[in-house]
RNA sequence: GGCGAUGUGGUGGAAUUGGUAGACACGCGGCACUCAAAAUGCCGUGCCUUCGGGCGUGACGGUUCGACUCCGUCCAUCGCUACCA
Numbered sequence: 001g002g003c004g005a006u007g008u009g010g011u012g013g014a015a016u017u018g019g020u021a022g023a024c025a026c027g028c029g030g031c032a033c034u035c036a037a038a039a040u041g042c043c044g045u046g047c048c049u050u051c052g053g054g055c056g057u058g059a060c061g062g063u064u065c066g067a068c069u070c071c072g073u074c075c076a077u078c079g080c081u082a083c084c085a
Base pairs, nucleotide, nucleotide: 001081002080003079004078005077006076007075010026011025012024019065027045028044029043030042031041032040046055047054048053058074059073060072061071062070
C1' cells in the first nucleotide's frame, strides 16, 4: 500500500425487512425493610434543557417520508496480505 472485520450510555450487550435507539443485565442514585448494615424489594438512571422541548449509534456528507441499518470519504482498533530493508 491492498483486502476484510469492528466502532451504540459509566460497563457488557440488544434493536425482524430501513419504521418508538439503548431491550435485558451490571453499576450508580433514591426509598422501603433493619438498632445499624448486608441481602432483598420498589422507583429512577444516554446528554442538554427555559421542563415546553432539543440532540444523540466513531466523524462528515448523501439517498429516503423515515437510516445503528443503504451509499461515499475520512478516523480509530484488530486480522490477513503485498512491497522495501